Source information
A computed fold for a 1487-nucleotide RNA from an uncultured Campylobacterota bacterium, annotated as small-subunit ribosomal RNA. Rfam family: Bacterial small subunit ribosomal RNA. Model confidence (mean pLDDT): 83 of 100.
[in-house]
RNA sequence: AGAGUUUGAUCCUGGCUCAGAGUGAACGCUGGCGGCGUGCCUAACACAUGCAAGUCGAACGAUGAUGGAGGAGCUUGCUCUUCCUGAUUAGUGGCGCACGGGUGAGUAAUGCAUAGAUAAUGUGCCCCUUAGUUCGGGAUAGCCACUGGAAACGGUGAUUAAUACCGGAUACUCCUUCUUGUCUCAAGACAAGUCGGGAAAGUUUUUUGCUAAGGGAUCAGUCUAUGUUCCAUCAGCUAGUUGGUGAGGUAAUGGCUCACCAAGGCAAUGACGGAUAUCUGGUUUGAGAGGAUGAUCAGACACACUGGAACUGAGACACGGUCCAGACUCCUACGGGAGGCAGCAGUGAGGAAUAUUGCACAAUGGAGGAAACUCUGAUGCAGCAACGCCGCGUGGAGGAUGACGCAUUUCGGUGUGUAAACUCCUUUUAUUAGGGAAGAUUAUGACGGUACCUAAUGAAUAAGCACCGGCUAACUCCGUGCCAGCAGCCGCGGUAAUACGGAGGGUGCAAGCGUUACUCGGAAUCACUGGGCGUAAAGGGUGCGUAGGCUGGCUUUUAAGUCAGACGUGAAAUCCAAUGGCUUAACCAUUGAACUGCGUUUGAAACUGAGAGCCUAGAGUUCAGAAGGGGCAGAUGGAAUUAGUGGUGUAGGGGUAAAAUCCGUAGAUAUCACUAGGAAUAUCAAAAGCGAAGGCGAUCUGCUGGGAUGAUACUGACGCUGAGGCACGAAAGCGUGGGGAGCAAACAGGAUUAGAUACCCUGGUAGUCCACGCUGUAAACGAUGAGCACUAGGUGUAGCGGGUAUUGACUCCUGCUGUGCCGCAGCAAACGCAAUAAGUGCUCCGCCUGGGGAGUACGGCCGCAAGGUUAAAACUCAAAGGAAUUGACGGGGGCCCGCACAAGCGGUGGAGCAUGUGGUUUAAUUCGAAGCAACGCGAAGAACCUUACCUGGGCUUGACAUCCCCGGAUGGGCGUGGAAACACGCAGUUCUCCUUCGGGAGACCGGGAGACAGGUGCUGCAUGGCUGUCGUCAGCUCGUGUCGUGAGAUGUUGGGUUAAGUCCCGCAACGAGCGCAACCCCUGCCUCCAGUUGCCAGCAUUGAGUUGGGCACUCUGGAGGGACUGCCGGUGUCAAACCGGAGGAAGGUGGGGACGACGUCAAGUCCUCAUGGCCUUUAUGCCCAGGGCUACACACGUGCUACAAUGGUCGGGUCAAAGGGCAGCGAACUCGCGAGGGUAAGCCAAUCCCAAAACCCCGAUCUCAGUUCGGAUCGGAGUCUGCAACUCGACUCCGUGAAGUUGGAACCGCUAGUAAUCCCGGAUCAGCAUGCCGGGGUGAAUACGUUCCCGGGCCUUGUACACACCGCCCGUCACACCACGAAAGUUGGCUGUACCAGAAGUGCGUGGGCUAACUCGCAAGGGAGGCAGCGUACCAAGGUGUGGUUGGUAAUUGGGGUGAAGUCGUAACAAGGUAGCCAAGGGCGAA
Repeated sequence: AGAGUUUGAUCCUGGCUCAGAGUGAACGCUGGCGGCGUGCCUAACACAUGCAAGUCGAACGAUGAUGGAGGAGCUUGCUCUUCCUGAUUAGUGGCGCACGGGUGAGUAAUGCAUAGAUAAUGUGCCCCUUAGUUCGGGAUAGCCACUGGAAACGGUGAUUAAUACCGGAUACUCCUUCUUGUCUCAAGACAAGUCGGGAAAGUUUUUUGCUAAGGGAUCAGUCUAUGUUCCAUCAGCUAGUUGGUGAGGUAAUGGCUCACCAAGGCAAUGACGGAUAUCUGGUUUGAGAGGAUGAUCAGACACACUGGAACUGAGACACGGUCCAGACUCCUACGGGAGGCAGCAGUGAGGAAUAUUGCACAAUGGAGGAAACUCUGAUGCAGCAACGCCGCGUGGAGGAUGACGCAUUUCGGUGUGUAAACUCCUUUUAUUAGGGAAGAUUAUGACGGUACCUAAUGAAUAAGCACCGGCUAACUCCGUGCCAGCAGCCGCGGUAAUACGGAGGGUGCAAGCGUUACUCGGAAUCACUGGGCGUAAAGGGUGCGUAGGCUGGCUUUUAAGUCAGACGUGAAAUCCAAUGGCUUAACCAUUGAACUGCGUUUGAAACUGAGAGCCUAGAGUUCAGAAGGGGCAGAUGGAAUUAGUGGUGUAGGGGUAAAAUCCGUAGAUAUCACUAGGAAUAUCAAAAGCGAAGGCGAUCUGCUGGGAUGAUACUGACGCUGAGGCACGAAAGCGUGGGGAGCAAACAGGAUUAGAUACCCUGGUAGUCCACGCUGUAAACGAUGAGCACUAGGUGUAGCGGGUAUUGACUCCUGCUGUGCCGCAGCAAACGCAAUAAGUGCUCCGCCUGGGGAGUACGGCCGCAAGGUUAAAACUCAAAGGAAUUGACGGGGGCCCGCACAAGCGGUGGAGCAUGUGGUUUAAUUCGAAGCAACGCGAAGAACCUUACCUGGGCUUGACAUCCCCGGAUGGGCGUGGAAACACGCAGUUCUCCUUCGGGAGACCGGGAGACAGGUGCUGCAUGGCUGUCGUCAGCUCGUGUCGUGAGAUGUUGGGUUAAGUCCCGCAACGAGCGCAACCCCUGCCUCCAGUUGCCAGCAUUGAGUUGGGCACUCUGGAGGGACUGCCGGUGUCAAACCGGAGGAAGGUGGGGACGACGUCAAGUCCUCAUGGCCUUUAUGCCCAGGGCUACACACGUGCUACAAUGGUCGGGUCAAAGGGCAGCGAACUCGCGAGGGUAAGCCAAUCCCAAAACCCCGAUCUCAGUUCGGAUCGGAGUCUGCAACUCGACUCCGUGAAGUUGGAACCGCUAGUAAUCCCGGAUCAGCAUGCCGGGGUGAAUACGUUCCCGGGCCUUGUACACACCGCCCGUCACACCACGAAAGUUGGCUGUACCAGAAGUGCGUGGGCUAACUCGCAAGGGAGGCAGCGUACCAAGGUGUGGUUGGUAAUUGGGGUGAAGUCGUAACAAGGUAGCCAAGGGCGAA
């Protein structure tokens, strides 16, 4: 510090996810030791048991164990008694119990933090100072007696003490009343005097205690300022409320309380309400700023079962106190009582989850005490827990045959791996034994026989967890087969998974490792530091303007902000630094720094603020002449539509792609005249003008707003922006009343269509128009808020000026304002913007934070309604999106080509037959091929074989290959069985080579065992090879350079030209490669060479080039030549090229063939071959017989033959090329009507044979008909091949003589030696050809042209497509699941308000009952004072009524989301087939 993920790829925006650190954690697997820490985050849920606050006898009365001394009785060791000592306790009294310990429920301020105030206060114990400590009195608990009660707990009577209680004396300083003086800014303080009031405890002494007053220290109370979570879908709250006066109350200020008076107080700088929450030092994260958090430790607060209350006290409204009410639990004799672990342990419950009913007061600290001492679950320790941090160990060195095993393998090996074994060594740890601390200054040690030290034993006791597709370090095998499963994100898994599970190996960390949860980080993803808003989310529809924010120049004052210094504070701990202590570290200690803050004070005066004064550049006012669809109102005009009336006139009109509905013979349309009415204002008109926006368009008039230009003077910052607020605000819509020509939602009809609730047509109502009122939204857009300033230019245009020139106009130069285009810098993701900024700055406002859900629900406000505005969440996805790129596509455009169309010729589609396919059938009808590019295709030839299929019969190392062992030649023959394969038997024989003659080897055959063979079994979507297709289309790329952030572009585009990316020119490109062309073959002309089997001009010869002869010609087959736009003319850019011409056998590629770029179609083929994997192995292999592939209602493709006279039949005549031939071609002769047979010459072929070429020509006949056309089908008879023609061959003869009279929609081929037509040959092959492959013969027609169909190429455009239009994609409906809203109701929580009620307590009143201290009194008794009781005020729980708010639940209902294939349509993306979208109204299955 970044990375993954949207795309075919790119850049950007943007979310999601990961890597880091952390935790009071939990869970899974695993687990050796020690140190230091930490340990109910949930139920402030309920608690058994024990302990956690007592102490003082030197305050007091009792009790009086024990011990000592003495005395008495006497049974000399017992009893009684006196004095001293004084254990033990319950009680009175004092002090403590308000500390320490726990918890975080409540509390958003009565809290906390920081800084202050208290002149508005208190303070036990402690310290200091001063003074004092005197005289009396009456009770009471205990105890005793009686007594109630189950108990808790009491009652009555008698009696007693005090440092308990009470009275008196004294007391300047204290309190209080009043007076005076001094000080102070003030509130007030101080001093002096004065009325009244107020103390005490003893003890022998010291000491201690007590009282009064003052001071200190500590602690506490109160007040002020600032800070302190979220919600505005909480906007108004408040009657003790705000203030005053007086009184009360308190330690003290104060509405704290009360009476009276006034009507205030708080709030957008967020009152009130709701939700949540102890706060802080700190902790954690982060570079920081920030964010999150508030366990342990420390400070503060609050609470103690829930609610209320006071008492005591220095201090409490009191955790282990009291009273009352409530809930709960327990005891009970049913009458009544007891209790409060959020103290330490512990229990139950809850929960994913959190420990021992331990030891000790030895240390530290606390309470009491004079002290000894007692108490102390505070605390110190120990126990449990890998919960965290830190440290240590599980051994070290050597050791290669690189052992075994395991894994893998290309079978050679490789990995685990010096790892192990083995040898030597060590002993941290462990175990055993011995010694043994510090912690304690005198004593005292729980920890603890602990830490530590020493010795012995012995490698001995000690390694796991996660991961290994990318991010992210680490790879193979097997299993599985979209299953099982994994997954943090992207995503893996459908038979070769580095992603699942196992294994081997590896990587990381290590007594831990992973997972889960949570926090910060990365996230600049709420942006103060540090983001944005034209198109990605985001500028308010527009203006005016309030608060607020910001604000021109100069002078001066001030010092609030600001800056600097000093001082105080910022607790300790923590963090940081240094040093030190535990063997180290964690941990701990000491010192320092720091704590970025707050306050006080002193200074500075630039800037901001505040005060004062001045200025004119901002702003405004005045004047002048111009411009304008700016607004409102009134008046007026013409054109057009429609309607009406009348005339002319006749059969149509209208409408459309085409029609129809519709109008018209009752006279339309057309045309003329007149009339009516409403709406809108052609031309001018424009990149133009005006307005804040919406918007504004005939003319004239009236009223009225704003802007620009120019000029002068004046005011003197009067300015900018603008949350709320107010106003305006297209269209549609609503209300009331008018109006209504045209247009026109809805609606009706006609068309279209599968449907057509649409598009088109004919009609047509609201509405559109006017007046008044509402509505308040638009893609209200420049998708660009307003203002100011600055930053190259060029060119239009509108308004107003200035200058030169001119008689004037035009023109030229120039200023300001508005409005356009181009363009530099700059900006920007790019597109683009660019003085009218999206540039550079400043000010203010609005808005955004992933997509969907949703601009929706609920609530509020507004509206008559429609609805508007404000505005969520659950849930769900990993994207959604912007710009640009390359393709592909378009019922987008341009250019061009092709038998693509057109122009022609001939066909197919109709018939019969052949053949292939589908389908059907079948035991099987083997398999493959499937639009073009499957279908006379694989198959250049299924009767058996082929053959892969079926039925049946057989074989199992096999029909075939290699290896081993045994035996033997094999083969052939015969017999039996059988359909054959095969089985059994008989007869019979004995291969080759070498040899040391023993034998050995090899081929072949038979038998045997196992390795293995075999498979036309599966996968062409695992593959190689081969092939088809686009397409013989002209394209496809690369290097370097340049441009672009990049994908990419350029080159390859453009202008010409070509069959061609062919060539030329131009050009940020320059070159190159694969393709094109050429080189190759055939053919067309010529030359040379050669002359048999070919040829024959002349000579001879024959039936015949038969022979002699010859090689001129033809021909054959070798080598060459020839054609290159080379020449001429024209056009063209002085080009490429094209057009025409000459010559030439051939002319612009002469004709034909072979040759097929990068790639596409997961195209075809595992059944040619090869091959991975899988499957099979007495069968899916092999052998055999028979059958099937040849079936047949039907459908399609490809062909053949025809339908006839351009013909059929018969007779005669004449001319090819290219091929084939020895298991062959087969002449001639002969037989047969014929297929063919018999015999047989020649030929291994330029020699012989197949072999007749046919169409054609001549002659004859037929004469338009189902025929002398046509030949199917069937009957009969034959021939040939072949073991064998039944299923199932071809041919021949005789007879039979079907359909068919030129073929619907539609479709196919062909541009010249082509189509058409006619024969010939070959491969395969025993036989079988209408198919296929070749050959020649005869031999046309047409092409104006590129609008259209199809295919293709180039450029361009749009795109939401990229599996690329056979694409993408929308909504209803149906089904399942999920969350949410509404809902008659129902049921909880919290809370307001009104009333009732009123425990305990306190205040007040009363107090007739009771009453020791003081007082009066001789006494009785009275008084003062007090108590009970009663009344009253306040008040908790509770009750009743009525509201608010927030949950749960609910029949039913609404939309939303998700889901593999469902249904209906086709809305959107291309001109998406009616351009799309926004707002609004109406209608409709849905879009």